[in-house]
Context: one part of a larger RNA
C1' cells in the first nucleotide's frame, strides 16, 4: 500500500450523476393511528409506553377435607362458603443485579409529493428485470362444422372427443368518465350493366414444298390444286383491373393567407385560397417544447432538477387510445425526518496479502 471486517472526538450528506455504501429501525404486548379511498384498503400508517429476576397481594381451574341449609329412616345428593395439595393467566404494589432486561441469535428505517404501469406474474441462462411482455377486461374480423386456421407432397393429425356464452387471427388493457371530424389515397367487403382481359375454341388469310399448266431449242423462269408442315385475323372467353357503393376500436390523415373592437394589446367577428377532412372533449415546456435555465408562484441563504400554472403545442389529442384514478413497484424524479466514517479528515485495531529476511 491492497483486500475482507471493526471501532471513533465534534459535526452530520458539507461526499456524490445520485445518500452508491454502511449505519438506523427491528420481536411480542398495551396505547394510538392522517389524507386519500374502488369502503376492501391505506395500516405494523405515522407517533408513544412496557419487556430480566425474587417476593408480597388479587384473579382462576379442579382432587381431598370441613361449615351451614336443604333433603333422607340413614345415606345418596343439592346450594353457598372455609381450608387445602396439584395447576393457569399475567394485573397491582415492593425490591435485587447490570452500562444494558425480546441484555445473545434472529429481526421493518419512516414520511411527502410527482411520472409510468392497474395489480400477482413474465423476461435478454452469462453486462439490460424495466415505463418491456403477460394480464382480467373491451372491439374488430373469420369461422354452420367434412369449421375457419395450422402442420404434412399425401394418406392423415391438431382445431375438438369441442359447436358462435365456442375457436381462430388482430388491436387497445383493471376500474372511472369518454372515445370527436375524413372513405379522396391504400386495404378489406359487396355489386355486377358496361369497358379491358389468358389458355381453350375458332379458322379467313397468308408461308414452305409441288403433281400439274404456260413460257422457253434448252438451261430454266413464272403460275400453282390437294396433301404434309408452318403461321394465323375476325369471332368466343372466367376471376381480376377499370368502374359503382359500404367500411376507420381497418393502413391512415386531421390547412394557409389577410383584415377587424373608441388608449394599446387582443381579435368574439369578416373576406379569399386549398382540402377527403381541416384536431373535438381533454392534457400540455410533458418520458412529447428546438427557442429554452421560457415567464409567475413554492420550496432552498443559493434551485439547469423538482411541484403548482400560464400556453405562441418547433413537432399533443382520442383502443397506433384520451385524461383521471385507490392499492402495488428490487421501476424513475424531487423533498423531509432519523441515522450514520459517504464527507470535514483522519486514526486505531483484527485477519489474508504484497514486501523484506530465514
Nucleotide at each position: 500500500c491492497u483486500c475482507u471486517c471493526a471501532u471513533u472526538c465534534a459535526g452530520g450528506a458539507a461526499c456524490u450523476c445520485g445518500g452508491c455504501a454502511a449505519u438506523c429501525u427491528a420481536g411480542c404486548c398495551c396505547c394510538g393511528u392522517a389524507a386519500c379511498u374502488u369502503c376492501g384498503g391505506g395500516a405494523u400508517a405515522a407517533g408513544g409506553g412496557g419487556u430480566g429476576c425474587c417476593a408480597a397481594c388479587g384473579c382462576u381451574g379442579u382432587a381431598g377435607c370441613u361449615u351451614u341449609a336443604g333433603g333422607u329412616a340413614a345415606a345418596a345428593c343439592u346450594a353457598a362458603g372455609g381450608u387445602g395439595g396439584c395447576g393457569g393467566a399475567g394485573g397491582u404494589u415492593g425490591g435485587c443485579u447490570g452500562c444494558a432486561a425480546c441484555a445473545a441469535a434472529g429481526a421493518g428505517g419512516u414520511c411527502c409529493a410527482a411520472g409510468c404501469g392497474a395489480c400477482u406474474g413474465u423476461u435478454u441462462a452469462a453486462c439490460a428485470a424495466a415505463a418491456a411482455c403477460a394480464c382480467a377486461a373491451g372491439g374488430c374480423u373469420a369461422u354452420g362444422c367434412a369449421a375457419a386456421c395450422u402442420c404434412g407432397u399425401a394418406a392423415g393429425a391438431g382445431g375438438a372427443a369441442g359447436u358462435a356464452u365456442a375457436u381462430a387471427g388482430u388491436c387497445u388493457g383493471a376500474c372511472g368518465c369518454c372515445u370527436g371530424c375524413c372513405c379522396a389515397g391504400u386495404g378489406c367487403c359487396g355489386g355486377a350493366a358496361g369497358g379491358u382481359u389468358a389458355a381453350c375454341a375458332g379458322g379467313a388469310g397468308g408461308u414452305g414444298u409441288u403433281a400439274g399448266c404456260u413460257c422457253g431449242u434448252a438451261a430454266g423462269a413464272g403460275c400453282a390444286a390437294a396433301g404434309c408442315a408452318c403461321u394465323g385475323a375476325a369471332u368466343c372467353g372466367a376471376a381480376g383491373c377499370c368502374c359503382c357503393g359500404g367500411u376507420a376500436a381497418a393502413c391512415g390523415g386531421c390547412g394557409g393567407c389577410c383584415g377587424u373592437a373608441a388608449c394599446u394589446c387582443u381579435g368574439a367577428c369578416g373576406g379569399u385560397c386549398c382540402u377527403a377532412a381541416g384536431g373535438u372533449a381533454g392534457c400540455g415546456a410533458a418520458g412529447u417544447c428546438c427557442c429554452u435555465u421560457g415567464u409567475c408562484g413554492g420550496g432552498u441563504a443559493a434551485g439547469u432538477u423538482c411541484c403548482g400554472a400560464c400556453c405562441c403545442g418547433c413537432a399533443u389529442g382520442a383502443a397506433u387510445g384520451g385524461c383521471g384514478u385507490a392499492a402495488c413497484g428490487a421501476c424513475u424524479u424531487g423533498g423531509a425526518c432519523g441515522c450514520u466514517g459517504u464527507c470535514u479528515u483522519a486514526a486505531u485495531g483484527a485477519g489474508a496479502g504484497a514486501c523484506u529476511c530465514a